[in-house]
Context: one part of a larger RNA
């Protein structure tokens, strides 16, 4: 070791893409690496098993016998696994033929609001709150009407709905471009699967340069409220939110739930596509792939999970073991912020 877990008790890497490495469909035939039998050799002595024996018994001692694992060399076995060699097609791919999409990237483009200016008309308030006040307004404001500037988000449509690995993705056109689904033959022929390290993207907010700034707004600041009030309320307002490029590399990156395969009652909605019945079309019934409720078996401490498992099984990876600590030291990486990697004493 046999024999522990990871949805909420520690614990699924943020995500994918991947070399080594681990696993690996169906058939045949060879070889004999693993496996399995046998034969010899070694396997020291004590020790241990058993039978005897000697201290008055035992413990203890002495004497015979027998023990395993291993390993080496022959001889064989040939269902597993392996390895060569043929072959197949149900996994995996290509092709064709159709389809859905807020998938991405660029260019352009619309309208509605906010908000600022210019003109009208027009008068004494107006915002604001639980009430107030700051604060704007007779140097003419708030409200209206009319032009114009500018910057962001797109309202209805809209949905438990769709797309994407994950972050994420939403006004309209165009171009470029990535995936995925049905359908049916044809084609490769096992080319698969995960994946240590390694690589790629990766929300905000942040940094670095240089634009842009309409609204919103950390930081400030003034007004309340408070015993106070570095706050919740109100008025103001910088960074930033926006745009290129280049860094950061982390989040309650969440289904707190890693990927693949297979097997396991059933109800309902809803996408997408095809079948069937129809002259067609639609409704209807199946089938596939997706998103959702709900529950049988199961399975869980429990809540719950339940063909989108957290069932029943197999592969691989990644983590887990009170606190001290995701901290110190180191080293990588970064412009900084920091990240990533990661201990121990001492106490309990």
């Nucleotide at each position: 070791c046999u024999g522990g877990g990871c949805g909420u008790a520690a614990a699924g890497c943020g995500u994918c893409c991947g070399c080594a490495g681990c696993c690996g469909g169906u058939u045949u035939g060879a070889a004999a690496a693993g496996u399995c039998g046998g034969a010899u050799g070694u396997u020291a002595a004590a020790u241990c098993a058993c039978a005897a024996g000697g201290c008055u018994c035992a413990a203890c001692c002495u004497u015979g016998u027998g023990c395993u694992c291993g390993u080496a060399u022959c001889c064989g076995a040939a269902a597993c696994u392996u390895u060569c060699a043929a072959a197949c097609u149900a996994g995996a791919g290509c092709a064709a033929g159709u389809c859905a999409g807020a998938g991405a990237c660029u260019a352009g483009u619309g309208g509605a609001a906010u908000u600022c200016c210019u003109g009208g008309a027009g008068u004494a308030g107006g915002g604001g709150u639980g009430a107030u006040a700051u604060c704007c307004g007779u140097a003419g404001a708030u409200a209206c009407c009319a032009g114009g500037a500018g910057g962001a988000a797109c309202a209805c449509c809209a949905a438990a709905a769709g797309c994407g690995a994950a972050g994420g993705c939403a006004g309209c056109u165009a171009g470029u471009u990535g995936g995925g689904g049905c359908u049916u033959u044809g084609c490769u022929g096992a080319c698969g699967g995960u994946c240590a390290g390694g690589g790629a993207c990766g929300a905000a907010a942040g940094c670095g340069u240089g634009g842009g700034g309409a609204g919103c707004a950390a930081a400030a600041a003034g007004g309340a409220u408070u015993a106070g009030a570095u706050a919740c309320c109100c008025u103001u307002g910088u960074a930033g939110u926006c745009c290129a490029c280049g860094c950061c590399g982390u989040a309650a990156a969440c289904g707190a739930u890693g990927g693949g395969u297979g097997c396991u009652c059933g109800u309902u909605g809803u996408u997408g596509c095809g079948a069937a019945c129809u002259c067609g079309a639609c409704a209807u019934u199946c089938g596939c792939a997706g998103c959702g409720a709900c529950u049988a078996a199961g399975c869980u401490a429990a809540c719950g999970c339940g063909u989108u498992a957290a069932g029943c099984a197999c592969c691989c990876c990644g983590c887990c073991u009170g606190u001290g600590a995701g901290u110190a030291c180191g080293a990588u990486c970064g412009c900084a912020a920091g990240a990533u990697u990661a201990a121990a004493a001492c106490a309990u």
Notes
This is a predicted structure of a 348-nucleotide part of an RNA (small-subunit ribosomal RNA, central domain) from a metagenome. The prediction has a mean pLDDT of 88.